[in-house]
Context: one part of a larger RNA
RNA sequence: GGAUGAAUGAUGGAGGCAUGCUUAACACAUGCAAGUUGGAUGGGAAGUGGUGUUUCUAGUGGCAAACGGGUGAGUAACGCAUAAGAACUUGUCCUUGGGAGGGGAUUAACAAUUGAAAAAGGUUGCUGAUACCCUAUAGGUUGAGGAGCAAAAGGAGGAAUCUGCUUAACAAGGGGCUCGCAUCUGAUUAGCUAGUUGGUGAGGUAAUAGCUUAUAAAGACGAUGAUUAAUAGUUGAUCUGAGAGGAUGAUCAGCCACACUAGGGCUGAGACAUGAUCCAAACUCCUACGGGAGGCAAUAGUGGCAAUUUUUUUGCAAUGGGUGGAAGUUUAACAAAGUAAUGUUACAUGGAGGUAAAAGGCCUAUGAGUUGUGAACUUCUUUUUCGAAGAAGAAACAAUGAUGGUAUCUGAGGAAUAAGCAUUGGCUAACUCUAUGCUCGUAGUCGCGAUAAGACAUAAGAUGCAAGUGUUCUCU
Numbered sequence: 001g002g003a004u005g006a007a008u009g010a011u012g013g014a015g016g017c018a019u020g021c022u023u024a025a026c027a028c029a030u031g032c033a034a035g036u037u038g039g040a041u042g043g044g045a046a047g048u049g050g051u052g053u054u055u056c057u058a059g060u061g062g063c064a065a066a067c068g069g070g071u072g073a074g075u076a077a078c079g080c081a082u083a084a085g086a087a088c089u090u091g092u093c094c095u096u097g098g099g100a101g102g103g104g105a106u107u108a109a110c111a112a113u114u115g116a117a118a119a120a121g122g123u124u125g126c127u128g129a130u131a132c133c134c135u136a137u138a139g140g141u142u143g144a145g146g147a148g149c150a151a152a153a154g155g156a157g158g159a160a161u162c163u164g165c166u167u168a169a170c171a172a173g174g175g176g177c178u179c180g181c182a183u184c185u186g187a188u189u190a191g192c193u194a195g196u197u198g199g200u201g202a203g204g205u206a207a208u209a210g211c212u213u214a215u216a217a218a219g220a221c222g223a224u225g226a227u228u229a230a231u232a233g234u235u236g237a238u239c240u241g242a243g244a245g246g247a248u249g250a251u252c253a254g255c256c257a258c259a260c261u262a263g264g265g266c267u268g269a270g271a272c273a274u275g276a277u278c279c280a281a282a283c284u285c286c287u288a289c290g291g292g293a294g295g296c297a298a299u300a301g302u303g304g305c306a307a308u309u310u311u312u313u314u315g316c317a318a319u320g321g322g323u324g325g326a327a328g329u330u331u332a333a334c335a336a337a338g339u340a341a342u343g344u345u346a347c348a349u350g351g352a353g354g355u356a357a358a359a360g361g362c363c364u365a366u367g368a369g370u371u372g373u374g375a376a377c378u379u380c381u382u383u384u385u386c387g388a389a390g391a392a393g394a395a396a397c398a399a400u401g402a403u404g405g406u407a408u409c410u411g412a413g414g415a416a417u418a419a420g421c422a423u424u425g426g427c428u429a430a431c432u433c434u435a436u437g438c439u440c441g442u443a444g445u446c447g448c449g450a451u452a453a454g455a456c457a458u459a460a461g462a463u464g465c466a467a468g469u470g471u472u473c474u475c476u
Base pairs, nucleotide, nucleotide: 001476002475003474006472007471008470009469013347015345016344017343018342019340020339026303027302028301030300031299035063036062037061040060041059043057044056045055046054070258071257072256079183082180084178085177088175089174090173095169096168097167098166099165101135102134103133104132110125111124112123113122114121140149141148142147154163155162156161185229186228191221193219196218197217199215200214201213202212203211233255234254235253236252237248238247239246240245261280263278264277283294284293285292286291311337313336314335315334319333320331321330322329323328350380351379352378353377360371361370362369385412386411387410389408393403420465421464422463423462424461425446426445427444432459434457441448442447
């Protein structure tokens, strides 16, 4: 000199675009963040004079909730990066080929009853389905034979037809696994390991494998740093540097891990599941003391820690996701606004003329010089203010805009409403006076201050940058 998710002092006009708990993975009041489907289904209710049509929906069923959003605690590891591989899997979607015959039992809702402080229930009775079960069938499965195992569902419509179900194959994209190389510090950590290292039998997994187990063997790793300890998510990238390098890992994007702490499985194509479940521990809350409820590292917000970080806002209009045949519905993802000079970028604080160079200040050799065309004064203009008009972003006819009466445009009026901070001995651009007298103080460094201080303090001038400017932390 450059840089920052910065902080801080005094100061501060207004836009665009970005960014904003780096500390306590500390504790959380309150609202909201995952639903949807009546074209799967039996009820119930509203409405109607009645039928029919219509609307709403607690329950059963389906799909989704494994995405999206957050955080970086753990992890020195096939976790990440890069380059390969074989023994696997894949809901929805794309393409293609077959199939859907015949039966049955139950159950929630509901009704009755019962006991409970509550949360949550018990018993009896009734009922539907794309829920569940049996059976038949099969270009399926086991090396062959034999013998066995194993599918299905309908719905809407007047119809055409549309949509769903089952099975098989292909493709795409996703996921699991293995491996070469590579990934910070310490030897004042030198030995370490017992399912440990490989074999065989058995089990197990979607799949390979000491993944697990029995058995016999004694191996495996290590100064090319094992083991142990400390620190740490990783990469694309970011900052700096001529480069080689050095440092960092906020925002954005990919991968990984985690969801109060520790452990377990269930469902499912996919989880060992942030707003599911079970057990244990800590903490908070309720209780009729018998027992229950909870998990903001989603979003907004609160307390606390701290040098330090925003609104308990608007909208689903756009983009994207879920669901539905669709209309729609839902979405704290997202789109927006609010807030902070936190950064960056563009702009304004006026332009032109104006000397007896007024007064005042400072300085002085008392002549002058300087502040200084600066002001006053004359004239011109209007970013900002007020009034009128008013978007794009909306896609395939029409309709649909939170932002927003915003941006923009046009008319009116008046210089009106807007400059600071630091420095001024050398390094380093910019000097004099007064006061003080090794005192007060200053300082990045050399140093300055002892009665003529260009270095402290005030003043007047000057220099630098400018809605910024100085200081401090950290990197280069």